[in-house]
Context: one part of a larger RNA
RNA sequence: CUGGGCGUAAAGGGCGCGUAGGCGGGCCGGUGAGUCAGGUGUGAAAACCCGGGGCUUAACCCCGGGCCUGCACUUGAUACUAUCGGUCUUGAGUACGAGAGAGGAAAGCGGAAUUCCAGGUGUAGCGGUGAAAUGCGUAGAUAUCUGGGAGAACACCGGUGGCGAAGGCGGCUUUCUGGCUCGAUACUGACGCUGAUGCGCGAAGGCUAGGGGAGCAAACAGGAUUAGAUACCCUGGUAGUCCUAGCGGUAAACGAUGGCACUAGGUGUUGGAGGACUUACCCCUUCAGUGCCGCAGCUAACGCAUUAAGUGCCCCGCCUGGGGAGUACGAUCGCAAGAUUGAAACUC
Numbered sequence: 001c002u003g004g005g006c007g008u009a010a011a012g013g014g015c016g017c018g019u020a021g022g023c024g025g026g027c028c029g030g031u032g033a034g035u036c037a038g039g040u041g042u043g044a045a046a047a048c049c050c051g052g053g054g055c056u057u058a059a060c061c062c063c064g065g066g067c068c069u070g071c072a073c074u075u076g077a078u079a080c081u082a083u084c085g086g087u088c089u090u091g092a093g094u095a096c097g098a099g100a101g102a103g104g105a106a107a108g109c110g111g112a113a114u115u116c117c118a119g120g121u122g123u124a125g126c127g128g129u130g131a132a133a134u135g136c137g138u139a140g141a142u143a144u145c146u147g148g149g150a151g152a153a154c155a156c157c158g159g160u161g162g163c164g165a166a167g168g169c170g171g172c173u174u175u176c177u178g179g180c181u182c183g184a185u186a187c188u189g190a191c192g193c194u195g196a197u198g199c200g201c202g203a204a205g206g207c208u209a210g211g212g213g214a215g216c217a218a219a220c221a222g223g224a225u226u227a228g229a230u231a232c233c234c235u236g237g238u239a240g241u242c243c244u245a246g247c248g249g250u251a252a253a254c255g256a257u258g259g260c261a262c263u264a265g266g267u268g269u270u271g272g273a274g275g276a277c278u279u280a281c282c283c284c285u286u287c288a289g290u291g292c293c294g295c296a297g298c299u300a301a302c303g304c305a306u307u308a309a310g311u312g313c314c315c316c317g318c319c320u321g322g323g324g325a326g327u328a329c330g331a332u333c334g335c336a337a338g339a340u341u342g343a344a345a346c347u348c
Stems, first nucleotide, its partner, number of pairs: 004319003007302002012316001014201004021194003025088007033081002035077008048066007091191001092188004096183004103177007110154001114150008125136002162169002206247006215241002220236004258315001259313004265293011297304002321348003330341004
């Protein structure tokens, strides 16, 4: 290089934007670069293959032909690719009218609960467990009522419901703001797809600085359990969890499934449009999403099956026995923790 693969066997980059590059809709015409055909020249000899010949045979040697898959020039072909010019609207996009939504950011507001503080009532317990104890409580706890403060999270609605590229997003209101869907016309006229490098986003935990700190809770302390118990259970409890600004850049970042088109159906649900109608509802048609079942087909099987793992195309990423090892070394990034890239010896 060819080849085979990537749901679960090794393998889809965590996700997006997008540079180079690769690939790219219908029709007409020009050119004839790629492509194809013919011709000419060249493609040393030997070797190799075929035919024939010479050593008694063979090896070996000799002769002829082929081969030398290539290159250059030239004559032509024009389907496809390319390129140039023109044109089209179905891909893509714009305008217009509707619509749904926990999409994002900021500010403000609300109630329940928890805890703390103050006060009232009230008295000996409370709490906790398998059972206990540590702990709290006569300096008046727990319980209960009133008032006040604080922080965090938003019960019900809530739904294989919705939105977002992914991570993710859930009380209410306002402001700013991204995307999506449907409908009917008009417009642009291939403006498209993918995307190495790059840039941005990126749960939790972690880090820096400053705030905040109710509850929960690594570490830690104590009480139990136990042979032991650096655990599971209990009582406490600090980082952290929260906010602002930054760093970090990883996850079973999962649908463990990259993008586009095409290929039986049935049923539920969300959003929209149309039809019919007894004008709501129901029903029928249709578009976009989201589930279940299922044919063909696929699959090692499980299963997938118009939301494909079917049938094709395109581009990127990735895999190549287990361990050693996501380690060492080097490099880049980081405050650090570490991340990214990523071997070998040896061994089975």
This is a predicted structure of a 348-nucleotide part of an RNA (small-subunit ribosomal RNA, central domain) from an uncultured organism.
The coordinates come from a structure-prediction model, not an experiment, and the mean pLDDT is 85.